Background
c-di-GMP-I riboswitch aptamer from Candidatus Brocadia sp. WS118, 94 nucleotides, folded computationally. The coordinates come from a structure-prediction model, not an experiment, and the mean pLDDT is 82. The organism belongs to Candidatus Brocadia, within Bacteria.
RNA sequence: AUCCGAUAAAGGUAAACCCUGAGUAAUCAGGGGGCGCAAAGUAAAAGGGUCUUCAGGAUAUACGGACGUAGAAAAAGACAGCCUUACUGCCGAA
Numbered sequence: 001a002u003c004c005g006a007u008a009a010a011g012g013u014a015a016a017c018c019c020u021g022a023g024u025a026a027u028c029a030g031g032g033g034g035c036g037c038a039a040a041g042u043a044a045a046a047g048g049g050u051c052u053u054c055a056g057g058a059u060a061u062a063c064g065g066a067c068g069u070a071g072a073a074a075a076a077g078a079c080a081g082c083c084u085u086a087c088u089g090c091c092g093a094a
Base pairs, nucleotide, nucleotide: 004092005091012037013036017032018031019030020029021028022027035081041087042086043085046084047083048082049079050078051077052076053075061070062069063068
């Protein structure tokens, strides 16, 4: 130095929920609060995935065969505490 991650040490951060504000919404910011986290630090202009709006059983489309069943996609947003990836970072037991 790399890999690795201790009932270590020094610290850091902050889930659900509540209050205030912004947003159609997902969600975000501030305060409180602690579920947890060895990257739960950054990046959504690296790639997937999930969620919201459009957007209501609405359309395209498919099946059926006469009026029923199924039912998007694209686009625009959000999420780094969903995963991979990239960069950076404290300590040093096994």